[in-house]
RNA sequence: CCCGUCGAGGGGCGCUGCGACCCACGCAAGGUGGGCCAGGCUCGACGGGGUUUUCCCAAAUCCGUUGUAACGGCGCCCGUUCCUG
Repeated sequence: CCCGUCGAGGGGCGCUGCGACCCACGCAAGGUGGGCCAGGCUCGACGGGGUUUUCCCAAAUCCGUUGUAACGGCGCCCGUUCCUG
């Protein structure tokens, strides 16, 4: 750094629908149509892989302190906090 799983980012309902995914068509395409679809993002944990060092093994991929998030189409409802009346 990548992949997977889990958790967190207060909750619910409705609408639209890009990407991804699925199906069909198409020689193919970065194509066409349909379906599904508003945590796909960030933070954290675990597992796997990659990378680097001298091949393997192994090691590293950081440590400390402080803070305790930042964001997520449109509309409505509830909850929480602050201020004013």

This is a predicted structure of an 85-nucleotide RNA (SAH (S-adenosyl-L-homocysteine) riboswitch aptamer) from Stenotrophobium rhamnosiphilum. Lineage of the source: Bacteria > Pseudomonadati > Gammaproteobacteria > Nevskiales > Stenotrophobium. The model forms 100% of the base pairs in the Rfam consensus. Model confidence (mean pLDDT): 80 of 100. It matches the Rfam family "SAH (S-adenosyl-L-homocysteine) riboswitch aptamer". A reference for the family is Wang et al. (2008), "Riboswitches that sense S-adenosylhomocysteine and activate genes involved in coenzyme recycling", Mol Cell.